[in-house]
RNA sequence: UAUCGAGAGUGGCCGAGGGACGGGCCCGAUGACGCCACGGCAACCGGCCGCCGGACGGCAGCGGCACGGUGCCAAUUCCCGCGGGAGGCGGCUCCCGGGAGAUA
Numbered sequence: 001u002a003u004c005g006a007g008a009g010u011g012g013c014c015g016a017g018g019g020a021c022g023g024g025c026c027c028g029a030u031g032a033c034g035c036c037a038c039g040g041c042a043a044c045c046g047g048c049c050g051c052c053g054g055a056c057g058g059c060a061g062c063g064g065c066a067c068g069g070u071g072c073c074a075a076u077u078c079c080c081g082c083g084g085g086a087g088g089c090g091g092c093u094c095c096c097g098g099g100a101g102a103u104a
Stems, first nucleotide, its partner, number of pairs: 001104004009038005017027003021081004039073003044069003047065005077100001082097006
């Protein structure tokens, strides 16, 4: 700096908590979380290919592939937490922004 409402799981091992914290709400002995293997998703970076100038050239741009480097594969980053606003107020619901975090 960009993105974060899309997408993608089977098997084996382990054995009690896990989703950071608080509140909520979920997941979990029909074995969660974690680890390993394989598989998959995506297209951020690299690579390769194509398009793009009157011609040569292909920096930038656009599109593609998924080869390499990461990442990811319950729930919107599970929701809220701080500030502002709309629904007349409360409750409640919704919207915008911020903060924190994750990935590149």

Annotation:
A computed fold for a 104-nucleotide RNA from uncultured Thermaerobacter sp., annotated as SAM riboswitch aptamer (S box leader). The coordinates come from a structure-prediction model, not an experiment, and the mean pLDDT is 84.